[in-house]
Context: one part of a larger RNA
Formats: sequence, structure tokens, C1' cells
RNA sequence: UGACGGGGGCCCGCACAAGCGGUGGAGCAUGUGGUUUAAUUCGACGACAACACGAAGAACCUUACCAAGGCUUGACAUGACAGAAGUAACUGAAGGAAACGGAUGCGAACCGUUAAGUCGGUAACUGCCACAAGUGCUGCAUGGCUGUCGUCAGCUCGUGCCGUGAGGUGUUGGGUUAAGUCCCGCAACGAGCGCAACCCUCGUUGCCAGUUAAUUUCUCUGGCGAGACUGCCCCGCAAAACGGGGAGGAAGGUGGGGAUGACGUCAAGUCAGCAUGGCCCUUAUGCCUUGGGCCACACACACGCUACAAUGGAUGACACAAUUGGUCGCAAGAGCGCGAGCUGGAGCUAAUCCGAUAAAGUCAUUCUCAGUUCGGAUUACAGGCUGAAACCCGCCUGCAUGAAGUUGGAGUUGCUAGUAAUCGCAGGUCAGCAUACUGCGGUGAAUACGUUCUCGGGCCUUGUACA
Repeated sequence: UGACGGGGGCCCGCACAAGCGGUGGAGCAUGUGGUUUAAUUCGACGACAACACGAAGAACCUUACCAAGGCUUGACAUGACAGAAGUAACUGAAGGAAACGGAUGCGAACCGUUAAGUCGGUAACUGCCACAAGUGCUGCAUGGCUGUCGUCAGCUCGUGCCGUGAGGUGUUGGGUUAAGUCCCGCAACGAGCGCAACCCUCGUUGCCAGUUAAUUUCUCUGGCGAGACUGCCCCGCAAAACGGGGAGGAAGGUGGGGAUGACGUCAAGUCAGCAUGGCCCUUAUGCCUUGGGCCACACACACGCUACAAUGGAUGACACAAUUGGUCGCAAGAGCGCGAGCUGGAGCUAAUCCGAUAAAGUCAUUCUCAGUUCGGAUUACAGGCUGAAACCCGCCUGCAUGAAGUUGGAGUUGCUAGUAAUCGCAGGUCAGCAUACUGCGGUGAAUACGUUCUCGGGCCUUGUACA
């Protein structure tokens, strides 16, 4: 000087408390461990910071794994040498699961040259050689990128001063703040990276322009501005910073949200996104193909979905969104089918057409507390769709079946307002497949006395046999 303390003081955070809803029990979905397996590819791991994570979507492909069958200058690149006109390309028989294999037929191009594919060269081909290839190892050799402490308020420097020196001072102290934010004081005076602001967005308003639509206003979309600064008043404090209250205002003291992540820590993560040093492999650890596997299943854990019902289930009628996608696409009206869906193809390169009926909600009727008209797992049959192909291993529909489950132990978790809870909608991935993820809107709470305690963090101080 740090680090640590079941030392002290001050302060903060959904950290506790006060509340609301979950999870832990059930069924299912997904991930992980374990076990199994020819293979169940690999990575991520004490928790925070691995476990719906890489993976924004494993039937083949993907695919890296396994079995079997094949190839060896190779699926791909550059270069050197040699060969060869019935050469390359095209065609592709027998065999084969395909890869492969090559019979047969047909049969060239460019430049120069020749009577002539006659000769030489180029491209392509074959052989041979350098080499290619490697999701093989090392993230403890690395770059780049990322997580985390933490959007916490810290981390430093120049000159000066103090100290033999490590170092200190500044950065401590008194107040204050979300903040090393600001004020006052002070052997310090200044400065940098962080904080804040500048950026985007939502909320109010003015002007301009504009499509759709029946239309100038209005609404909406886009652009440029205005507006909020403790500016005004009162009180407190130290005449300060600042705090409390009020007026006006759409908005008030950082207005809400986002982007933005200091010096560094964890030899944190990633050689499998990419790049890359070293090592290893080279008829194989490379390449191709078919089939299988990544989907196994006594079990354990983790993120979730659906429920256990009456604030509910069922049936009928009626109402109100916002994101957003669409030409290899979205597809209306119409017809067929109980339905999934099918036929067909108006319109739309989209504020114009389509996906598209939002659902919770409201109004009626019914059920009357039951393992039920709750709940929907599981199973059987019959179908639909995508796709060469749904057996392993997809999604959906109809009929039948109708399991566990009656609110969940110890424990544990999220959330402070348009939030939690609850309700649906869209998108990416994608041929097909979403309870996951990313967004969007609808309805819309309760509670916060407070900082004793738990966890994490900041500053000062103290002890130390630790560095």
C1' cells in the first nucleotide's frame, strides 16, 4: 500500500421488511447430469456469471458421431514436368443401397501453322510431384469478440509539497447528491478516463408537406421547430451547495424508456463463428455415399407450459388494438368438406390488396361443488398437410378413450406503475415443425413503517503472525 475480520461509523440496491404472483407436489415440453449404446458428436459447470445456453428451429441435408461400401493430387486452390485427336465435353450399359463404376455412341474449342485436328502452344483430361484437406490437440501460446463485478462511482496523471524509502498528499475533512454531483474548508494547484449532457424514442404543441379516404378542420404519417432551466414564490441550512412545500404547466426537479459499460478482476468463456503460433494426421484424424444416431430411459436437477375449477366450464350473440410479414410470396369473395383442409385465383411489389375473425370483455342460457359438463395426459381408429421420403423421428383434424391432479414439505424466486398479474396478436428461424425467443398492444392492482437482521456494493477508520 492492499486484502481480510463472526471490528467500528456513514450510505446505497426488490437486499431485507410491507405486499402481489409463482416455483418446489401432478401431467407434459425443453435442457443438463447419470446410465445405456456401434454411436447416443462437441462445447458451456461451486452459485451469482453452465443447465428453452452456442442451437433464430437434428426426418435426409444440417452433422462434426457410429456401421457398412467406396476414393487417394483428392469435394476445393496455386504451380512445375510428362503424355495424349478419336483427346476433352455429351451419352451413360452390366454391377450396386447409393457413392462408385465405366461398356457403347457421338464428338469438339482458342492462338499460330499446314495440302491435311499436320505440327506446336492454351484451356480441359490423364499420370507424377510440390501440396491441398483436418469441427484433430492446446482459450494455460494468441487476435478478435463476449460474460461478470456494474451503469457500481470509481481509476489515474502533470507540477509542487511531505517521507531515507515503499509511498503519501491531491481523491481526506464539514455538508450535499443518483453520481469523485456540487459547495465550503484544506500544501496543494490543475488535468485526463469515467458520472452528467450531447444521440434515439414516448408524452404536449406550432409550422410545412403528404398518401389512403367522400372532405379544407380533425385523426394519421414524415420533416423542421418550441417547451423544463430549480426559471418564479415561501421555508430550512452556513450569505453556499442543496433539501422541503407551492404556483403555472401536457410534463417538475435525472419527466418515462433505450443506446452508451472507466482503470481493472476472474490464466472467466470461445482454436466448433472467424483468424492465428506451435504440435499431430497424410491410401487417413482427409473426401464421398447409404443407413442409423444426436429423439435411448430405472433415475436426479434446471428454465417452462397446462391444470387442479363457479372471479369458473360450455353454448349462442355483440364490441374494441398495436407491432408486423408478403411476388420462388400473401392470397380475398365463391364452391366442397363436421374439421384439419381442398378446388379456384379477384387483388396486391402494398398507409391502397392479403395474412386478419384479436382474446380476455359485454349480454343471455345452462352446469351446482362432484375427480364433475373440472382437467386433459395416454391409447386405438379414420383422415389432412409439407416434403424424393414422416418406421426409427414432423405438425394438424375428427370420433372414441379419458390418467395424474382437489393448491403443493423444507426451501426458493420475480416484481415499486401502465409495473406485477392476466389476455391474445405478430415476427425471425423455417419446405414442414414453437409451451422457446424477440417484439406488440388490451385489461390492470397491492404495498413500501423502516434499515435491527440476510445478501451484494461504496467511502472513512481500526486490528493483523496474510501478500